The prediction has a mean pLDDT of 77. Group I catalytic intron from a Chloroflexota bacterium, 229 nucleotides, folded computationally. Lineage of the source: Bacteria > Bacillati > Chloroflexota. Its Rfam family is "Group I catalytic intron". About the family: Group I catalytic introns are large self-splicing ribozymes. They catalyse their own excision from mRNA, tRNA and rRNA precursors in a wide range of organisms.
[in-house]
RNA sequence: CCGUGGACUUACUUAGUGAGCACCCGGGGCGAAAUCCUCAGGUGAAUGGAGUCAAAGUCGGCGAAACCUUGAAUAUCAUGGCAAUGCCGAGCGAAGCUACUUUCACUUCCUCUCAUCUCGCAAAGUAGAACGUGUAGAGACUAGACGGCUCCUGCCUGACUGACGCUGCUGUACACAACGGGGCGUAAAAAGGCAAAGGCAUAGUCCAGACCACAAACUACAGACUCAA
Numbered sequence: 001c002c003g004u005g006g007a008c009u010u011a012c013u014u015a016g017u018g019a020g021c022a023c024c025c026g027g028g029g030c031g032a033a034a035u036c037c038u039c040a041g042g043u044g045a046a047u048g049g050a051g052u053c054a055a056a057g058u059c060g061g062c063g064a065a066a067c068c069u070u071g072a073a074u075a076u077c078a079u080g081g082c083a084a085u086g087c088c089g090a091g092c093g094a095a096g097c098u099a100c101u102u103u104c105a106c107u108u109c110c111u112c113u114c115a116u117c118u119c120g121c122a123a124a125g126u127a128g129a130a131c132g133u134g135u136a137g138a139g140a141c142u143a144g145a146c147g148g149c150u151c152c153u154g155c156c157u158g159a160c161u162g163a164c165g166c167u168g169c170u171g172u173a174c175a176c177a178a179c180g181g182g183g184c185g186u187a188a189a190a191a192g193g194c195a196a197a198g199g200c201a202u203a204g205u206c207c208a209g210a211c212c213a214c215a216a217a218c219u220a221c222a223g224a225c226u227c228a229a
Stems, first nucleotide, its partner, number of pairs: 008020005021044004026039004048152006058090006067081002070078003091133003097128007104120001108115001137207001139206005153195005163186005169181003215226001218223001
C1' cells in the first nucleotide's frame, strides 16, 4: 500500500475485570404525549448530513472502581499505592444567543474649501445564561470533532379550538326521520422530542514522558521523586 474478516467506547496485568453508552424486560418519578430522569438485570443489531469557531488554556481544593502490596480473616475488612476517571471555589474565553449603553468614523472627489457615503439584525463596550478551560504521560505545537454555534434531513408525539366520518349509548327530540349531548376514529395543527458514549489529549508532530540504563535517595512491600549516556 492492497485485499479479506472482525470490532459500541475506554483503561489495564486484554478469551477477563472495572467504568461509560445504547437497546430490551421489570419497578419508580415528571409530562397531554413522544420523551426525559432514576434503580436493577440481560444483550451488543442500530444510532444521518452541511457549514462555521479554534479563544481561554491560571490559582487552589474534594473524591475514586478494578488491579498491586501488606496485615488480618474464612468469604469479609483495613493500611499504603496506581489510576480508568466523578467534581467544587475563584479567575479567564472564539464564533453565536439575550439585554443595555455609546458612535457615525471608515468610502468617493479633491490644491484648498465645499461636498459625497454609511442609522445598519452595523461597529465598539458592559452584563447575563449555556458551554468550555482548570481536567495529558510533566508538558509544547498543528488540525478539526465525538465539542460550541447556525442550519438541513429523517422519524416520533401532538395540547387548546375547530373540521370531517362512524355510532346498537342518551334526550327538553322521538310515526319515519332530523337535531342536541356523549363515545370512538381520521386529517391538519402551535409546540415538543429523538438521531449514544469516547477530547482527564481525539488524529498527529515533538518532548525532562514510556522502554533501556548510570547515580543518589524515600520505603516493610507495592510504588513514587530527582538524575548521565